This is a predicted structure of a 539-nucleotide part of an RNA (large-subunit ribosomal RNA, domain I) from Aestuariivivens sediminis. The source organism's lineage runs through Bacteria, Pseudomonadati, Flavobacteriales, Flavobacteriaceae and Aestuariivivens.

Context: one part of a larger RNA
RNA sequence: GGCGUAUGGGGGAUGCCUAGGCUCUCAGAGGCGAAGAAGGACGCGGUAAGCUGCGAAAAUCUGCGGGGAUCGGCACACACGAUAUGAUCCGCAGGUAUCCGAAUGGGGCAACCCAGCAUGCUGAAGGCAUGUUACCCUGCCGUUGGUAGGGGGCGAACCCGGGGAACUGAAACAUCUAAGUACCCGGAGGAGAAGAAAACAAAAGUGAUUGCGUUAGUAGCGGCGAGCGAACGCGCAUUAGCCCAAACCGGUGCUGUUACGGCAGUACCGGGGUUGUAGGACCGCGAUAUUCGAUGCACGGUGAAGUAGAAGUGUCUGGAAAGGCACACCAUAGGAAGUGACAGUCUUGUAUACGCAAGCUGUGUUAUUGAUAGCGGUAUCCUGAGUAGCGCGGGGCACGUGAAACCCUGUGUGAAUUUGGCGGGACCAUCCGCUAAGGCUAAAUACUCCUGAGAGACCGAUAGUGAACCAGUACCGUGAGGGAAAGGUGAAAAGAACCCUGAAUAAGGGAGUGAAAUAGAACCUGAAACCAUACGCCU
Numbered sequence: 001g002g003c004g005u006a007u008g009g010g011g012g013a014u015g016c017c018u019a020g021g022c023u024c025u026c027a028g029a030g031g032c033g034a035a036g037a038a039g040g041a042c043g044c045g046g047u048a049a050g051c052u053g054c055g056a057a058a059a060u061c062u063g064c065g066g067g068g069a070u071c072g073g074c075a076c077a078c079a080c081g082a083u084a085u086g087a088u089c090c091g092c093a094g095g096u097a098u099c100c101g102a103a104u105g106g107g108g109c110a111a112c113c114c115a116g117c118a119u120g121c122u123g124a125a126g127g128c129a130u131g132u133u134a135c136c137c138u139g140c141c142g143u144u145g146g147u148a149g150g151g152g153g154c155g156a157a158c159c160c161g162g163g164g165a166a167c168u169g170a171a172a173c174a175u176c177u178a179a180g181u182a183c184c185c186g187g188a189g190g191a192g193a194a195g196a197a198a199a200c201a202a203a204a205g206u207g208a209u210u211g212c213g214u215u216a217g218u219a220g221c222g223g224c225g226a227g228c229g230a231a232c233g234c235g236c237a238u239u240a241g242c243c244c245a246a247a248c249c250g251g252u253g254c255u256g257u258u259a260c261g262g263c264a265g266u267a268c269c270g271g272g273g274u275u276g277u278a279g280g281a282c283c284g285c286g287a288u289a290u291u292c293g294a295u296g297c298a299c300g301g302u303g304a305a306g307u308a309g310a311a312g313u314g315u316c317u318g319g320a321a322a323g324g325c326a327c328a329c330c331a332u333a334g335g336a337a338g339u340g341a342c343a344g345u346c347u348u349g350u351a352u353a354c355g356c357a358a359g360c361u362g363u364g365u366u367a368u369u370g371a372u373a374g375c376g377g378u379a380u381c382c383u384g385a386g387u388a389g390c391g392c393g394g395g396g397c398a399c400g401u402g403a404a405a406c407c408c409u410g411u412g413u414g415a416a417u418u419u420g421g422c423g424g425g426a427c428c429a430u431c432c433g434c435u436a437a438g439g440c441u442a443a444a445u446a447c448u449c450c451u452g453a454g455a456g457a458c459c460g461a462u463a464g465u466g467a468a469c470c471a472g473u474a475c476c477g478u479g480a481g482g483g484a485a486a487g488g489u490g491a492a493a494a495g496a497a498c499c500c501u502g503a504a505u506a507a508g509g510g511a512g513u514g515a516a517a518u519a520g521a522a523c524c525u526g527a528a529a530c531c532a533u534a535c536g537c538c539u
Stems, first nucleotide, its partner, number of pairs: 001538009015524001016488002020459002022456007029448002031154002039100003042055003046078001050074002061094006070082003105114003115133007135151007158189001159187005169176001173223001199206002210237005220228002241440003244384001248271010276418001278383004282377004291371005296365007306354003312327005328345002330334001336348003389413008399425001420435005475482002495523001498510004
């Protein structure tokens, strides 16, 4: 020096565990905000740095309900207190809620500074207290204004609208694709959007919209490349239909005119009326029927904390019984968790039954109130105009200008009026369908920041969220931003009194606790690398 064996150190793999995650299901909720939010700053404790809670009424105050012996959060200890006159705790409803922040009296380098007006201290103050004072929109009064209502900001995704890429693919690249995606802006809601045919279809018919399956990777589109990609129909989910404008009638105001009786025009308001088998006004007939909603009331359901809630002993092993053995019992409860090892019968619970304020909701009632209908005639009137259509330029439709219909419109032009008008993929005819140029509309559909219950051939600390732990922390960066590591004594602290070595509050040796201390806080298990000691063999 090497190899081997043994014992240690070192290190923190592995095993086991889970306080945390991940993905879903079923319910709930789907918003908060000028009555000042989200998020913060600063404070509040006997002592108090952090977290949690709270706000100068400051780990809280009041009422009501629950509950029944301890309590003063994490968090030990000390001190001092509270509580059967019912505390702590739990639920519901209130009170208080500094300063910043949309931040809104003005300013500002957020959590700070400085004001006006009114009232009071008050006679006075470079003083104090309370209240008030931003801007925009709308209504009313009616005008330098007043007053009332609304808006503003935040929030995970979902939705609609206005804008809108590139990488990429085409094996290069320009049309094309990626993609109307990402991203920016505006807006809304628990959903949003769409929606009651100027629709589809085809010689037969359907009957608003939305979503799913299929049709179908079909018909098509396409440097006919890459790629893009329907619809009709059928099957299902869910179903719901309505209101204006106008004609006509009436009222009020104003204007014009007048023979002062009115008439006409206009603005607003009320009635009326709402469609394709055309309907309505108008004229005639017939009427108070039918159905539905809102509010109230009555009864019920649901609904917070919560209450009751069955049934096991002995023995063996062991530190400990829930394990083994023996014999029992309950079960509308053998879900689950805990308890010194694996518990239906030990604890909390579970099944079940009960209780219950606000709120929500069902049924009934008709008390109040709102909406809703028929038959016939057809002379006249009405039925959405810078609209439809057309030219040019674009965009959307699966459809790239194509034979390109249909929809939207920047620009120019510009109808008809029910004997009207539009569509059926150039266009024309026949035929068929529908009735534009106003509006509303639940459900089936999308999503999950959040709450409750539950599940997993999901993870188990280099995994699973970045974060199981005081993590968006420490730390890095001027900043935008980036972003960790870090879990486990034991059943119970019983966390090692006392003694010794030592400079020692270091460390260790005894003693003691414990089943175990090679479980001793650098704490479960404790692999390998690496280091050391002892012994053996070889050189």